RNAcentral holds the sequence, with entries from ENA, Greengenes and SILVA. Small-subunit ribosomal RNA from an uncultured bacterium, 1402 nucleotides, folded computationally.
RNA sequence: AGAGUUUGAUUCUGGCUCAGGAUGAACGCUGGCGGCGUGCCUAACACAUGCAAGUCGAACGGAGAUGUUGUGUGAGCGGAGAGUGCUUGCACUUAACAAUCUUUCAACAUCUUAGUGGCGGACGGGUGAGUAACGCGUGGGUAACCUGCCUCAUACAGGGGGAUAACACUUAGAAAUAGGUGCUAAUACCGCAUAAGCGCACAGUAUCGCAUGAUACAGUGUGAAAAACUCCGGUGGUAUGAGAUGGACCCGCGUCUGAUUAGCUAGUUGGUGGGGUAACGGCCCACCAGGGCGACGAUCAGUAGCCGGCCUGAGAGGGUGAACGGCCACAUUGGGACUGAGACACGGCCCAAACUCCUACGGGAGGCAGCAGUGGGGAAUAUUGCACAAUGGGGGAAACCCUGAUGCAGCAACGCCGCGUGAAGGAAGAAGGUCUUCGGAUUGUAAACUUCUGUUUUUAGUGAAGAAACAAAUGACGGUAGCUAAAGAGGAAGCCACGGCUAACUACGUGCCAGCAGCCGCGGUAAUACGUAGGUGGCAAGCGUUGUCCGGAUUUACUGGGUGUAAAGGGUGCGCAGGCGGGACUGCAAGUUGGAUGUGAAAUACCGGAGCUCAACUCCGGAACUGCAUCCAAAACUGUAGUUCUUGAGUGGAGUAGAGGUAAGCGGAAUUCCGAGUGUAGCGGUGAAAUGCAUAGAUAUUCGGAGGAACACCAGUGGCGAAGGCGGCUUACUGGGCUCUAACUGACGCUGAGGCACGAAAGUGUGGGUAGCAAACAGGAUUAGAUACCCUGGUAGUCCACACUGUAAACGAUGAAUACUAGGUGUGGGGGGACUGACCCCUUCCGUGCCGGAGUUAACACAAUAAGUAUUCCACCUGGGGAGUACGACCGCAAGGUUGAAACUCAAAGGAAUUGACGGGGGCCCGCACAAGCAGUGGAGUAUGUUGUUUAAUUCGAAGCAACGCGAAGAACCUUACCAUGUCUUGACAUCGAGGUAAAGCGCUAGAGAUAGCGUGUCUCUUCGGAGGACCGAAGACAGGUGGUGCAUGGUUGUCGUCAGCUCGUGUCGUGAGAUGUUGGGUUAAGUCCCGCAACGAGCGCAACCCCUAUGGUCAGUUACUAACGCGUAAUGGCGAGGACUCUGACAAGACUGCCGGGGACAACUCGGAGGAAGGUGGGGACGACGUCAAAUCAUCAUGCCCCUUAUGACCUGGGCUACACACGUGCUACAAUGGUCGUUACAGAGAGAGGCGAGACCGCAAGGUUAAGCGGAUCUCAAAAAAGCGAUCCCAGUUCGGAUUGUGGGCUGCAACCCGCCCACAUGAAGUCGGAGUUGCUAGUAAUCGCGGAUCAGCAUGCCGCGGUGAAUACAAUCCCGGGCCUUGUACUCACCGCCCGUCA
Repeated sequence: AGAGUUUGAUUCUGGCUCAGGAUGAACGCUGGCGGCGUGCCUAACACAUGCAAGUCGAACGGAGAUGUUGUGUGAGCGGAGAGUGCUUGCACUUAACAAUCUUUCAACAUCUUAGUGGCGGACGGGUGAGUAACGCGUGGGUAACCUGCCUCAUACAGGGGGAUAACACUUAGAAAUAGGUGCUAAUACCGCAUAAGCGCACAGUAUCGCAUGAUACAGUGUGAAAAACUCCGGUGGUAUGAGAUGGACCCGCGUCUGAUUAGCUAGUUGGUGGGGUAACGGCCCACCAGGGCGACGAUCAGUAGCCGGCCUGAGAGGGUGAACGGCCACAUUGGGACUGAGACACGGCCCAAACUCCUACGGGAGGCAGCAGUGGGGAAUAUUGCACAAUGGGGGAAACCCUGAUGCAGCAACGCCGCGUGAAGGAAGAAGGUCUUCGGAUUGUAAACUUCUGUUUUUAGUGAAGAAACAAAUGACGGUAGCUAAAGAGGAAGCCACGGCUAACUACGUGCCAGCAGCCGCGGUAAUACGUAGGUGGCAAGCGUUGUCCGGAUUUACUGGGUGUAAAGGGUGCGCAGGCGGGACUGCAAGUUGGAUGUGAAAUACCGGAGCUCAACUCCGGAACUGCAUCCAAAACUGUAGUUCUUGAGUGGAGUAGAGGUAAGCGGAAUUCCGAGUGUAGCGGUGAAAUGCAUAGAUAUUCGGAGGAACACCAGUGGCGAAGGCGGCUUACUGGGCUCUAACUGACGCUGAGGCACGAAAGUGUGGGUAGCAAACAGGAUUAGAUACCCUGGUAGUCCACACUGUAAACGAUGAAUACUAGGUGUGGGGGGACUGACCCCUUCCGUGCCGGAGUUAACACAAUAAGUAUUCCACCUGGGGAGUACGACCGCAAGGUUGAAACUCAAAGGAAUUGACGGGGGCCCGCACAAGCAGUGGAGUAUGUUGUUUAAUUCGAAGCAACGCGAAGAACCUUACCAUGUCUUGACAUCGAGGUAAAGCGCUAGAGAUAGCGUGUCUCUUCGGAGGACCGAAGACAGGUGGUGCAUGGUUGUCGUCAGCUCGUGUCGUGAGAUGUUGGGUUAAGUCCCGCAACGAGCGCAACCCCUAUGGUCAGUUACUAACGCGUAAUGGCGAGGACUCUGACAAGACUGCCGGGGACAACUCGGAGGAAGGUGGGGACGACGUCAAAUCAUCAUGCCCCUUAUGACCUGGGCUACACACGUGCUACAAUGGUCGUUACAGAGAGAGGCGAGACCGCAAGGUUAAGCGGAUCUCAAAAAAGCGAUCCCAGUUCGGAUUGUGGGCUGCAACCCGCCCACAUGAAGUCGGAGUUGCUAGUAAUCGCGGAUCAGCAUGCCGCGGUGAAUACAAUCCCGGGCCUUGUACUCACCGCCCGUCA
C1' cells in the first nucleotide's frame, strides 16, 4: 500500500467481498512446562448451608467462674492429754489440737459477659435495574451551607435531682415476643449556677464588595455548657475560633436516536408574605399578576449508568465503557420516616405487595446485585479452600478481638509473555509410500547409524527474601522459588490451507450425484475447486471456524465527495427568520493572536532508566494530557458603535421595442346546420372494402340565413414574460425590460428553511354554451383473435363565468447572484462616431443563435448565455429491486397529492464510448438472385436412396442449404460389420519362446461345414559341430475388438466462396478498448489500378506463372498421312517412295489496351475502330486467404482415455442387409406425327484389352455357342456410332403411342441364380393424353437432344466418371425475392434476431 467481481473488450460511476488489528468470548480438532493477568456479557431469576461488623469491664449495676484471706457450719485421717478395767502394758471411754474435704458470709485479685452506656454498623465489599439528568465530565461560585473522629489556640468543668434496663416475682402465647408489679447504677437522662471575642434583637461609626450585603469597633437587652475514670503518667468532657478532611447546593460549556413526536406547561412562570431546611429556592402554603419553554428542536417515544481510559485509525474520526481508578444510582418490588456528625441506611426500623418457610391456624420469620456454593436460564464463565504472616479498616489506654477487605492457594490454553519437544555428523541417496514418458523423480540428511548436550522431565539433597517494630516472638503461601547431584533422547506436535484474490500440485474415486463456497464460482467421465492419499505452504501448544468493533471505505467526504447524460437542481417567483456582504477614518475588544498563572487525580499510553536469568509484569523519573478558567498585552482581519464616500442597489428626467397581462367591442375566410333554386344517381370512405348518407332527391352547384370555435398569409433557432405560457383588429386600464443622462438617496445588497402567491394538459363542482374535433360507447373492416392501429357515427370534454385540483420528459433533463478568463460569424432592440447619405463602415450596451481556443470532463460534450476560474446562500444524492409502495399525518368534494419506510431479495443495476452482429434503416455494387427465355421436377410406371414400420436380423454412418443414385468404382456365397445354430480359447493375425520336426500338398472316411481321424509325402547351406528360412508347439508375457467417446484428438473433407477480403511492422491519434492505414473521389471481375489523405511500407488472398483448347511457324515422321512420281489390285496408301497436306508431339511465336479516335482530371480506366486465328482475365481446368459452423468422419487410416478377454475376440453353415400400409429425395421411360415402325445410307471423339479384347467362318429368330486369325496394341479387337439424310407405312386412337406386370421357353456367368443376377424369343399389354400449390437447372458450342467409352466387376447400371455429334431462345431493366461485398445510422443484441425480453398459467 491494495486486490477480486458488471463487459466480447474498455473507461467511469457504484455496491458487494477479501487480505490487517482487537476480544471478559464460544465451538471443532489437538494439547508438554512455567510466569503474569483474567473468568455469569444471559434471569437486578429464586436461593439450602456456613461465614462476611463488631468492640470497649480503663463508663455502669449485676451475674458467673477461679484464687487468696478472714469468719461461721459440717464431715474428718491422725491424735497430745485425761479417765476406767486390769494381766503393768494391753483393752475401753472421753477429748484439746488437727492434715484434708464440704459449705455460709465478707473483702481482695484475676477471668468471662446477658443488659444499660460509648464508638463503629453511612467505611470496606457487590451490582448496573433505574437515570438523557447539573447524573457525569470540565471550569467556576456559595456575601446561601454543614462537617464525628484528627491538629492548633483560648477558656471551663460548681452544685443537685428524678428515673430505667438488667435482676426478682408474675401474666398471655405453640412460638416470635409482649405486658404487669417491685428494686438498682452510670461517661444514660433533667433542671439550676457561671461564661466570652458565641447566638438573637435594637440603633450607630469606619472600610470594603457585582447586588442582597460583608468585616471591624463600641453600646444596651437577652439566650445557651460540661462527666467522669485513673496505675496520678494520663485518658476523656464542655464552649468558642482556626485548620485539615469529607460532604451539600448553584452556575457556564459538553453529553445518543427519532419531526411518520410541533406545540408543551397550572405550582405552571414571576412577585408579596409566611412555613420548612445545614443552606438558597414553588421546596411547601396563602394571595396577586399572566407568565415560562420551543424549529439553536420544547414536549413525547426509544435506547443507555457517566468518565479516566480501552480497541482501531497516518490523522481527523469511528466503536466501546469487562478487569484497575474516580463519580452516580440501587440493595426482593413500592412508599416512609427514626436515630445519628453523616442514611432516608445491602447483612437497621415501620407500612403495603409478590414469593418462600414455620405454625397448636390465633399468629410469626426471611431477603447472597458480600465470599464460597445450589437450582434455573444459557453457546458460555471457577473452590461450600488457607490465613490474618503482610497491606489496610473498626473498637480499645493496651494486650487483644473482629475483618470472605486483603494476602495466598485450587480450577480453566480464556489472554499475553517465555521455554521445550533435541544438537552435530551421516548417500548404498536404504526400505516403505507416492508419481512415472518405466529411464527415473520425490519423500530426503529425513531415517537407520556414530558422537554429544541435559533446557524441560523424574528422584534425592539443600533451601530463601517477603519481618517493618525495641530485645524477643510472629510466614497462610511453603519445604514453594532458587541452588546442587544423579538418571536418561529417554515423557512432550498439532491444526488449517494448496482455482484466482493468496504462500503452496499431483494421483485415484465420484460424474450437476455426493458435496464445496468469504467473493468470483467449482461438480453433467480425463475436477490442481468435491472425497481420499502422497507431496507442498503457513502458523505452532496451539490451529481453524463463528459472533462483534475499527480499518481498508475519499462508501456521509471537517481534513476529504458529488448533482447535463451514472443516484442527485425544488415547476416558478416574492419574501420573514437565518447565513453572507462595497470604499475611507475613529473608538471598543466578543471572536482572533501572544504571554503569565491555576487546573487538567492516580493508573494507562510515549521517552529515558531500574528490578524479577529474558520477556510479559512491576517500579522510578521526565515529557505529555492538543482542554477549561482567570489576568495582562496587541488591534491587521471578522464583529460592534460612530462619522463619511459613491462605484453595488434604488429614485428622478428623456427616449424606445414587444403574440407581457385584464376587460369590452369589431372583422373576414372556412366547417356544420336551416330555407329556397338548378340538377340526377349515386355520394362517402379505404391498401381494398363495408357500416353510413341518398329517388321522401343526397353528393355537386347558386343565393339567403343561423350559430359556435379558431385566427391562413405576415412568421423568422424573431419578440415578450419569473415560470406555466402568449399570435386577427380596435379601445381602456396595467406590469416589467432596455438605452441615454448623472439631478437625488447613500450599502438601502445577495441568497432564502418554513410561509405566501402563480402554475400546461387532463380531471372535479355550479351555471351557461356546443360549429368542428373527440376519450367512453356503437357499428363496419383487418386479424388466428383485434376489447387496437383504418373507416362511419358519437357522449363527456374541448369554449365562457366563478371555485377547486397542484401535478408533467413543468427539460437547457444544467438553482440564484457577483466578478474574471482568446476569438470569429449571424440575428433582435437602443446609443455614439464618421460620412453628401436613411445604405455601407467603426464602436458600445442589452438580448438571442452557431462555430471554436485555453481550461474542464469518464467520455459524449461545455466553452463569456460555461459543464472554465473563484466567492456566497438554498435545494438534493449515497447500490439495484421491493417503492414513490405500506402505515401514520397534513391537504383535497372526489380523483388523488405532499411527506415517506421496513421485512425480504440480488451481485450487480447503471453512464459514455469501442469492435462486431442484426434491422420488415439509408446509400453504392455484384451474382442464372429476380426479370426475359429454354428444358424440367411436382401427376404416371419403374429404378435407386431415405424416413417410418416390421423383423431373430432387416449391421453401421450421413440430417436444412452443405443427409437422401451419399460412404457403396457394383450385398447370390465371400464381401459382412447384423441374426440363428454349431464350434475354438495364447487364439484367425504379430513378437519372444523350452522343445520338436520338415511343413505345405495329395488321397480316403464321418459331418451342413468348421473340424476330427487315417494314409501318403518330404527343404537349403555346411568346416558335419551346426546354421538358415519354414512349420508344429507346453507354460506365459500378450494378441484381438467395424466395442464407446468426431464434445479428448491427428489427418482428410464439406460449406460460406473463387466471395474480395483478412492482417502485420513502424509512426500518429485516443486515459483506454481501439482508430488510422483498409475511409474519401473515380475505376475494375478483383483491397484491380489511379488521384487525394498522418500515414509510410509489408504479408496472406486477387491477377500472373501450370495444364487443355483456338492460329500459323520450326523440327521430327511410324503403326498415322498421300499432293506429285512409279508399281499393283475387282477395290482400298495395298506397295516403292515422299516430308508437301491432315495428323501425331516437342519447341519457340502470338494478345500487351501495343496502335488510332471520343470521354475522363494531361491519371487509372472506359467506349468505338483498325489490324488479327483470337481483343480487352479469348474459352475451360487445377489452384480455395484470416476464419465460421464443438459441421462430417474413432466404420479408410492413425490415436488418448474407458470398456470386453472360454468373449463385445475367432471359425463355419444357413439367413438378413433385397421385408412393405405409407411418406420424401434423385433418376430413367413415356404420354407421341418436330413422332412410331420398317428399309436404305453417311459422318465422331475419347478410351479399354492377356485368367483379356476377340476378327473371320459355321450353328441358332435371338441371347449366345463352336472353332479360331490378329493384338500387351496410332498396326489387331471391342466397334455397329446414334440422332441426322433418303424412301415407305401409320392418320390422332389409350393407337403400329407407351411399355409396366405376368406366363412359357431359352442363353450366360458362377461351387451355387429359391430367397436374390443379367440377357434373348414368343405371348400378355397396366398407369399414363404434358401434370395443383410449389419448385430446379441453364447466358453459347451453353441449354436441349443423340449415341459412344471407361472404372468397379466372375456375373450384375436407368447410377458415376469421361467423349464427341446435332445445336437454340432470351437478358427491357434494377421495383421486388434470395445470397454476398463496402460505407453510414440505431440498438437494452455480443451464445450475437433461431438474440434479448414482457405478461399469464403450471
Description
Rfam family: Bacterial small subunit ribosomal RNA.